[in-house]
Context: one part of a larger RNA
RNA sequence: GAUUGAACGCUGGCGGCAUGCUUAACACAUGCAAGUCGAACGGUAACAGGCCCUUUUGGGUGCUGACGAGUGGCGGACGGGUGAGUAAAGCGUAGGAAUCUACCCGAUUAUGGGGGAUAACCUGGGGAAACUCAGGCUAAUACCGCAUAAUCUCCGAGGAGGAAAGCGGGGGACCUUCGGGCCUCGCGUAAUCGGAUGAGCCUACGUCGGAUUAGCUAGUUGGUAGGGUAAGAGCCUACCAAGGCGACGAUCCGUAGCUGGUCUGAGAGGAUGACCAGCCACACUGGGACUGAGACACGGCCCAGACUCCUACGGGAGGCAGCAGUGGGGAAUCUUGGACAAUGGGCGCAAGCCUGAUCCAGCAAUGCCGCGUGGGUGAAGACGGCCUGCGGGUUGUAAAGCCCUUUUGGCGGGGAAGAAAGCCCUGGAGUGAACAGCUCCAGGGGGUGACGUUACCCGCUGAAGAAGCACCGGCCAACUCCGUGCCAGCAGCCGCGGUAAUACGGAGGGUGCGAGCGUUAAUC
Numbered sequence: 001g002a003u004u005g006a007a008c009g010c011u012g013g014c015g016g017c018a019u020g021c022u023u024a025a026c027a028c029a030u031g032c033a034a035g036u037c038g039a040a041c042g043g044u045a046a047c048a049g050g051c052c053c054u055u056u057u058g059g060g061u062g063c064u065g066a067c068g069a070g071u072g073g074c075g076g077a078c079g080g081g082u083g084a085g086u087a088a089a090g091c092g093u094a095g096g097a098a099u100c101u102a103c104c105c106g107a108u109u110a111u112g113g114g115g116g117a118u119a120a121c122c123u124g125g126g127g128a129a130a131c132u133c134a135g136g137c138u139a140a141u142a143c144c145g146c147a148u149a150a151u152c153u154c155c156g157a158g159g160a161g162g163a164a165a166g167c168g169g170g171g172g173a174c175c176u177u178c179g180g181g182c183c184u185c186g187c188g189u190a191a192u193c194g195g196a197u198g199a200g201c202c203u204a205c206g207u208c209g210g211a212u213u214a215g216c217u218a219g220u221u222g223g224u225a226g227g228g229u230a231a232g233a234g235c236c237u238a239c240c241a242a243g244g245c246g247a248c249g250a251u252c253c254g255u256a257g258c259u260g261g262u263c264u265g266a267g268a269g270g271a272u273g274a275c276c277a278g279c280c281a282c283a284c285u286g287g288g289a290c291u292g293a294g295a296c297a298c299g300g301c302c303c304a305g306a307c308u309c310c311u312a313c314g315g316g317a318g319g320c321a322g323c324a325g326u327g328g329g330g331a332a333u334c335u336u337g338g339a340c341a342a343u344g345g346g347c348g349c350a351a352g353c354c355u356g357a358u359c360c361a362g363c364a365a366u367g368c369c370g371c372g373u374g375g376g377u378g379a380a381g382a383c384g385g386c387c388u389g390c391g392g393g394u395u396g397u398a399a400a401g402c403c404c405u406u407u408u409g410g411c412g413g414g415g416a417a418g419a420a421a422g423c424c425c426u427g428g429a430g431u432g433a434a435c436a437g438c439u440c441c442a443g444g445g446g447g448u449g450a451c452g453u454u455a456c457c458c459g460c461u462g463a464a465g466a467a468g469c470a471c472c473g474g475c476c477a478a479c480u481c482c483g484u485g486c487c488a489g490c491a492g493c494c495g496c497g498g499u500a501a502u503a504c505g506g507a508g509g510g511u512g513c514g515a516g517c518g519u520u521a522a523u524c
Base pairs, nucleotide, nucleotide: 001524002523003522004521006520007519008518009517010516013371014370015369016368017367018366019364020363021329026327027326028325030324031323032322035074036073037072040071041070043067044066047065048064049063050061051060052059053058081282082281083280090207091206092205093204094203095202096201099199100198104195105194106193107192108191109190110189111188112146114144115143121136122135123134124133125132126131152161153160154159166187167186168185169184170183171182174181175180208254209253210252215245216244217243220242221241222240223239224238225237226236227235257279258278259277260276261272262271263270264269284305285304286303287302288301307318308317309316310315335361337360338359339358343357344355345354346353347352374404375403376402377401384395385394386393387392408465409461410460411459412458413457414456418451423445424444425443426442427441428440429439430438431437468513469512470511471510472509473494474493475492479508480507481506482505483504489496490495
């Protein structure tokens, strides 16, 4: 000099854009953060409507819109947080072969025929509660067989195994037990192949300090056989052999998430890894598996432990390193805000619902950038202050006065963009028996904004509301007076202070920066 996720002191007008627990991976009150689908299902607790009964407070009826609880599907493996652990099962770069991949895309087939249960519900029982037990009824895209099946799997090459589910919209002829069948379209379902995306595995090289750590290793190194996995492998087991690693630093100890990057520097390098992005690891501590395409799963389950809470003492409940917020620790780090309008995500045919992701607002000079605190004129060089050699000098065009302006502030008015869609109407194309329905495209219509009293523009008002901080011995830009008297004090280094201190304290003046200025800490 540059820099910072800074803090502290004094001071503080506005706006834009960023950033904001670096410490206790300490403990957490409260609310919210993951749901959705009635176009899978049996149904109907609440609300609204229809119908019936009724004198009424009403009662009945799932008939309709809808829908609590329940069965079922998809999603809760994403998104969000943190950096404890990890020196290599990580990360970075470059490669590899023995794998899986829900939803999505392309392709080829199929979607035939049956069965038995079970929740909800009803009845009864246990429990303080959490909850739970028994009996009975019932549905499905829940569950299980049968049939059929290949470019699927296995194979001793003969053969063997092996799947599915329906739901909704519309409809001319035909059939009908008047429910529908049937046709068609859409969404689904099963099997296989390919793609895309995502994930698992392996190898090489690179990746902090310590030798006052020199030897380490028995599943250890390799083989055979078997098991196991989606998949290669001592991944696991049995047997056999005795190997494997190491001064090119093994092992041990300490420290640490890694990277793109960031800071500094002419560079080489050094330091660092906040925010943003990629990867990894973790989710009270330790262990385990279940489900699933995917987890050994932050807001799932089981066991053990510590802690907290409830209890009728028998037994139960919990996990903010999600967003806010609280206590604690600390020099120190924000609101228990608004909205799903946009972007994105989950579910759904859709309408839509959910979304503390996100977008916004709030707080903080924490940082960067921009603007303002007025402009012109004005010498009697006013008053006052300070200095003085008493003549004067300086503050100083500074003020006052006069003439202007109105950024910003305040008040009033106007006013974009962020909005594309979804939806409705019309037309065309495709599908189709169809002028129906559905899909796509085009045109038109209406209509959706948290921010928001938005940005921006116009008018009115009045210089009106808006300047401080550090320093002035040298380094280093800026000097005098008074007080003090090796005292009180200053200080980054040199050093100042013991009676004229430009170095302490105050004042006047000056210098430097300026909504900041200094100090401290830290890096180059």
Predicted 3D model of a 524-nucleotide part of an RNA (small-subunit ribosomal RNA, 5' domain) from a metagenome.
The RNAcentral record of the full RNA draws on SILVA.